[in-house]
A computed fold for a 76-nucleotide RNA from uncultured Rubripirellula sp., annotated as c-di-GMP-I riboswitch aptamer. The coordinates come from a structure-prediction model, not an experiment, and the mean pLDDT is 79. Of the family's consensus pairs, 95% are formed in the model. The source organism's lineage runs through Bacteria, Pseudomonadati, Planctomycetota, Planctomycetia and Rubripirellula.

Order: sequence, then C1' cells, then structure tokens
RNA sequence: GCAAACCACUUGAGAGGGUGGGACGCAAAACCACGGGUCCUAACUUCUAACGAGAAAUAGGAUCGCCGGGUUACCA
Repeated sequence: GCAAACCACUUGAGAGGGUGGGACGCAAAACCACGGGUCCUAACUUCUAACGAGAAAUAGGAUCGCCGGGUUACCA
C1' cells in the first nucleotide's frame, strides 16, 4: 500500500459485481479471462418431450485473493 470472512445499501436470472464499514491475509492481492480448474444457467444452442416442462455444455457468463502464462512496475 492492498483488503478475505462478515454487516449495511445497491445491482444481476444466477454465479457474482459496485459503494461504505471491517481485517483474514498478500511482497505484485497491479493489469490481461490466454491454458487448465472451480462456480452459474435468464437468454441462445442442442437433445428429450409435446405446449406443462425437463436435461446438457460443445454455448454464454463469473472468478486473476484457485494454479499456470503474458504485460507493466519495483514493493517494507
């Protein structure tokens, strides 16, 4: 310097996000969803079904404080 859980308000279908309080931690806990992991499923897609709906992830989204990689910096 940053700020987990938790609390309040707010936003989203959800996972989550934002602001304030708050500190478990962090020597890049700065930035980038590029690879893997994990989480979500309103819409889209596909399948089952048959007009009630259900399921899936190859689709879309979240997480960089899960791990790796990249970029910038040098942080007691």